[in-house]
RNA sequence: CUCAUCCAGAGGGACUGAGGGAACGGCCCUAAGAAGUCCCGGCAACCGCCACGAACCUCCUGCCGCACUCCACCGAAGCGUGGGGCCGGCGGCAGUCGUGGAAACGGUGCCAAAUCCGGCCCGCGCGACGGACGCGUCGGGACAGAUGAG
Numbered sequence: 001c002u003c004a005u006c007c008a009g010a011g012g013g014a015c016u017g018a019g020g021g022a023a024c025g026g027c028c029c030u031a032a033g034a035a036g037u038c039c040c041g042g043c044a045a046c047c048g049c050c051a052c053g054a055a056c057c058u059c060c061u062g063c064c065g066c067a068c069u070c071c072a073c074c075g076a077a078g079c080g081u082g083g084g085g086c087c088g089g090c091g092g093c094a095g096u097c098g099u100g101g102a103a104a105c106g107g108u109g110c111c112a113a114a115u116c117c118g119g120c121c122c123g124c125g126c127g128a129c130g131g132a133c134g135c136g137u138c139g140g141g142a143c144a145g146a147u148g149a150g
Stems, first nucleotide, its partner, number of pairs: 001150006011040005019029003024118003041111003046107002049101006060095007068085006074078001115144001120141004124136004
């Protein structure tokens, strides 16, 4: 930088001792113990794994086989045996997507509150009507952030 997800789910103990929820504004949590570290436990299913299905194989990448090629061995004779190479040739499988599954000793992540809520834009509703403006247990999007994969 790109893509996906973010209203579900899951906490005890020890040490320690005042903050924490990213920042700001709210609103919360917190000496009935914050954050942190360690131990144990759990949740979930992003990648990976397994099964099935779909697509693709023009090109590219990896693997396998054939062909090709080199070496050694045996023999009268090879579609022989063993080992290596493989730029280029031929074929196959994988790559991509979807659905489902397992979760254990693969890699992360997570375990107050929707990412706790909001801000910026649009819509809707209310303030009798239109504009502006304000408000909202409302809807959508953006921004920011978190996590994962690349």
This is a predicted structure of a 150-nucleotide RNA (SAM riboswitch aptamer (S box leader)) from uncultured Nocardioides sp. RNAcentral holds the sequence, with entries from MGnify. The source organism's lineage runs through Bacteria, Actinomycetota, Actinomycetes, Nocardioidaceae and Nocardioides. The coordinates come from a structure-prediction model, not an experiment, and the mean pLDDT is 78.